The RNA shown here (transfer RNA) has 76 nucleotides and comes from a bacterium.
The sequence was found in a public genome assembly.
The coordinates come from a structure-prediction model, not an experiment, and the mean pLDDT is 82.
Rfam family: tRNA. By type it is a transfer RNA.
């Protein structure tokens, strides 16, 4: 070089194959408790890596770029 496979909340991961972008985990506010921890509610938090494109409509389809993982030539 070249093949695959990934990038979606601060973390780890979903979104039923195009139709309101979500869960746990954490921040954070409150109930419980003498108190902490556990528990239980509420809220907070998004340029779906990026830039085009196609559609009535993209996270998802197609083009180009970065960037992370395997795995494969090639030089030394």
């Nucleotide at each position: 070089g070249g093949a695959a496979g990934g990038g979606u909340a601060g973390c780890u991961c979903a979104a039923c194959u195009g139709g309101u972008a979500g869960a746990g985990c954490a921040g954070u506010c409150g109930a419980c408790c003498g108190a902490u921890a556990a528990u239980c509610g509420g809220c907070u938090g998004g340029u779906u890596a990026c830039g085009g494109g196609u559609u009535c409509g993209a996270a998802c389809c197609c083009c180009g770029u970065c960037c992370c993982u395997u795995c494969u030539a090639c030089c030394a």